[in-house]
Context: one part of a larger RNA
RNA sequence: GGCGUGUGGGGGAUGUCUUGGCGCCAGAAGGCGAUGAAGGGCGUGGAAGGCUGCGAUAAGCCCGGGGAAGUUGUCAAACGAGCGUUGAUCCCGGGAUCCCUGAAUGACCGUAUGCUGAAUACAUAGGCAUACGGAGCGAACGUGGGGAACUGAAACAUCUCAGUACCCAUAGGAAGAGAAAGCAAUAGCGACUUCCCUAGUAGCGGCGAGCGAACAGGAAUAUAGCCCAAACCGUCGGCUUGUCCGGCGGGGUUGUGGGGCUCACAUAUGGAGUUACAAAUCUGACGGUUAGAGGAAUCUGCUGGAAUGCGGAACCAUAGAAGGUGAAAGUCCUGUAGUCAAAAACUGAUCAGACUCCGUGAGAUACCCCGAGUAGGGCCGGUCACGUGAAACCCGGCUUGAAUCCAGGAGGCCCAUCUCCUAAGGCUAAGUACUCUCUGGCGACCGAUAGUGAAAAGUAGCGCGAGCGAACGAUGAAAAGCACCCCGGAAGGGGAGUUAAAAGGACCUGAAACCACACGCUU
Repeated sequence: GGCGUGUGGGGGAUGUCUUGGCGCCAGAAGGCGAUGAAGGGCGUGGAAGGCUGCGAUAAGCCCGGGGAAGUUGUCAAACGAGCGUUGAUCCCGGGAUCCCUGAAUGACCGUAUGCUGAAUACAUAGGCAUACGGAGCGAACGUGGGGAACUGAAACAUCUCAGUACCCAUAGGAAGAGAAAGCAAUAGCGACUUCCCUAGUAGCGGCGAGCGAACAGGAAUAUAGCCCAAACCGUCGGCUUGUCCGGCGGGGUUGUGGGGCUCACAUAUGGAGUUACAAAUCUGACGGUUAGAGGAAUCUGCUGGAAUGCGGAACCAUAGAAGGUGAAAGUCCUGUAGUCAAAAACUGAUCAGACUCCGUGAGAUACCCCGAGUAGGGCCGGUCACGUGAAACCCGGCUUGAAUCCAGGAGGCCCAUCUCCUAAGGCUAAGUACUCUCUGGCGACCGAUAGUGAAAAGUAGCGCGAGCGAACGAUGAAAAGCACCCCGGAAGGGGAGUUAAAAGGACCUGAAACCACACGCUU
């Protein structure tokens, strides 16, 4: 020096645990804000700081309800000073206060009305006042306007990724869509939406990579369908006096075409409603939410520090879910099943009553109406699963440009036959999507290098900034947290004591690397 063994140190793996996470289900809620939000700053306690709460009335004030013997939140014990059966603290509902900020606003924008009022006569622009509304924040979901590239094609350009990411606008609790100018096929269906299936089919495609439907059928929801424009009638107003224009009311809303107009005839009394179909409010009942109440049944011997364990003998059960208690408890505690409860506030697709609204038939005629710079055409694009293709349908820019029922559109170029439908106006619940948040429940989810970045945190720290961004859990059943003595300046140690055990605060278990010492073997 090496190897080995042992005893310690060191270190914090492993095991066990869980306060924290993750995912899912059901229900609720789906917004807050100029009556000043979200988010901050600064304050506020007998007491320095952090967290929580609150706001100069400042861990709180007032009222109502619940509840109960303790209590003045927490890290964090003690002290001080208080409060409380004349019901405190605490929990729920309502109210008051609510500093400085922040959209932050004594402003700005919009709408309406009135006043005023230029160049410029009337006027208009502008100005002023009043009233009402807006503005900002918020996780995902929605609709719309814009819109990549890496990538794949084993390179790459059409193509793909993908109308994705991202940006912007904006809305709602959902949004969007929606009552056929639809699908279908010789049979028929009957708004929309979503799911299953059709089907990786038909197709599209440098026919490469890849992309990728629909009809039919089955389900969810569901006694969801409605309102205008026009013709015509009435009334009011206007001027340019017209077969005019405009306002209002009636009328009317359809595809076995409908309506108007004209003529003739007939009457039942019913139906509906605040989510569309017109719209406002109230009352009662019955539920629900926001505190709660009560809730069965066990003792004993042994082991042990401790009984929930083992032995013996019982009991309850609409309750043998779960958690806690000095080890493993149906009967010890909190609970659980089942059952009750609200002064106040909120709420319900529930019921009833006020209240409110609305109707209908048949026939003849072929005079009138049935959404226009629209449909359609041309050129160029986009979207449709569909890349220009035979490319329909749908949407847009430019340019053209019809018809009104003997009409018009569609059925994937086009034509015919046939069939289906009625565009160029509008509204519409449910089934569907999502979860910042609340309540309850569940998990062949994690268990502290895992699980959220975070069991302590968007903290410490870093960066001029946008922003980036950690680590750190466990004494014990209970502090019983080692009185007292000795060495020492202290740290620390030796006794003594506590404890089941020192597990002794750097505290459960305590692996390895590494270090020290002792011994053995060896060079």
About this RNA
Large-subunit ribosomal RNA, domain I from an uncultured Planctomycetaceae bacterium, 523 nucleotides, folded computationally.